[in-house]
Context: one part of a larger RNA
RNA sequence: UUGGGUUUAAAGGGUCCGCAGGCGGACUAUUAAGUCAGUGGUGAAAUCUCUUGGCUUAACCAAGAACUUGCCAUUGAAACUAUUAGUCUUGAAUUCGGUCGAAGUGGGCGGAAUGUGUCAUGUAGCGGUGAAAUGCAUAGAUAUGACACAGAACACCGAUAGCGAAGGCAGCUCACUAGGCCUGAAUUGACGCUCAGGGACGAAAGCGUGGGGAGCGAACAGGAUUAGAUACCCUGGUAGUCCACGCCGUAAACGAUCAUUACUCGAUAUCAGCGAUAUACAGUUGGUGUCUAAGCGAAAGUGAUAAGUAAUGCACCUGGGGAGUACGAUCGCAAGGUUGAAACUC
Numbered sequence: 001u002u003g004g005g006u007u008u009a010a011a012g013g014g015u016c017c018g019c020a021g022g023c024g025g026a027c028u029a030u031u032a033a034g035u036c037a038g039u040g041g042u043g044a045a046a047u048c049u050c051u052u053g054g055c056u057u058a059a060c061c062a063a064g065a066a067c068u069u070g071c072c073a074u075u076g077a078a079a080c081u082a083u084u085a086g087u088c089u090u091g092a093a094u095u096c097g098g099u100c101g102a103a104g105u106g107g108g109c110g111g112a113a114u115g116u117g118u119c120a121u122g123u124a125g126c127g128g129u130g131a132a133a134u135g136c137a138u139a140g141a142u143a144u145g146a147c148a149c150a151g152a153a154c155a156c157c158g159a160u161a162g163c164g165a166a167g168g169c170a171g172c173u174c175a176c177u178a179g180g181c182c183u184g185a186a187u188u189g190a191c192g193c194u195c196a197g198g199g200a201c202g203a204a205a206g207c208g209u210g211g212g213g214a215g216c217g218a219a220c221a222g223g224a225u226u227a228g229a230u231a232c233c234c235u236g237g238u239a240g241u242c243c244a245c246g247c248c249g250u251a252a253a254c255g256a257u258c259a260u261u262a263c264u265c266g267a268u269a270u271c272a273g274c275g276a277u278a279u280a281c282a283g284u285u286g287g288u289g290u291c292u293a294a295g296c297g298a299a300a301g302u303g304a305u306a307a308g309u310a311a312u313g314c315a316c317c318u319g320g321g322g323a324g325u326a327c328g329a330u331c332g333c334a335a336g337g338u339u340g341a342a343a344c345u346c
Stems, first nucleotide, its partner, number of pairs: 004317003007300002012314001014201004021194003025088005031082001033081002035077008049065006091191001092188005097182004103177007110154001114150008125136002162169002206247006215241002220236004258313006266291009295302002319346003328339004
């Protein structure tokens, strides 16, 4: 490279947008680039293959055919791809009408709990554990009541539920922004799909500057446990966790399953619509689940939300270790990220 693969054996990029590129709906006409057919030229000879012939045979040699799968020119064909011109509505999009949701951003407000402070009642313990101790407490703790302040998170509803491209999103309310779905009409008329490079977003931790700091809590200190205990348990506790702005760009970023399109038995639950003679019922569109036929699969399993049958585009894999390391390049304040070998060894 051809091929074969990518849920779990190596392998789907974290996600989306998107230039180039690749691929692309129905009909009519056009041209003839690809395509197909004919003819001519060229494609050296030897070699190879086939058929004959010559050395007694073979090797060897000779003749003929074939091959040289190609290129150029020319004459035609017009189904398919392509070109050009036109038409269409099923793909796609827009508008009108409904509807849905923890989708996003920024304000305002709320109650429970926790902690702290002040005051009051009250007296000897509290706390913690397997058991203890460190710790707190007669300078009045713990407990109970009142008031005040602070920060963070939103019990019940709550779901096997919903929304979002993914990461993710949950008290109530307002404003702004975006989106999906459904119904029937109207409009545009292939405007589509995928996407190397590129751009944007991207949990937690971490970094920079400035705030904030209740609870929790790496590091750290002490008490236990233990042979030891740099741990598990306990008492404390700094960064951090929170906010604003700017970086970082990684995760078992998982459905370990790329995106889009078409087709292919059934059963059942549920969410949002539609229809309808409206508690019923069966139908239909789009989601979310469970079970299952065929099929597929090494099996586990999967099974219209495919891992079935097909198509297009992209990404990735090619024995284990060395190694996601070294070197180089590039990004970053740093931590590090991205790209990414070889020797050697089994």
Small-subunit ribosomal RNA, central domain from Brumimicrobium salinarum, 346 nucleotides, folded computationally. NCBI's taxonomy places the organism under Bacteria, Bacteroidota, Flavobacteriia, Flavobacteriales, Brumimicrobium. It matches the Rfam family "Bacterial small subunit ribosomal RNA". It was read from a public genome assembly.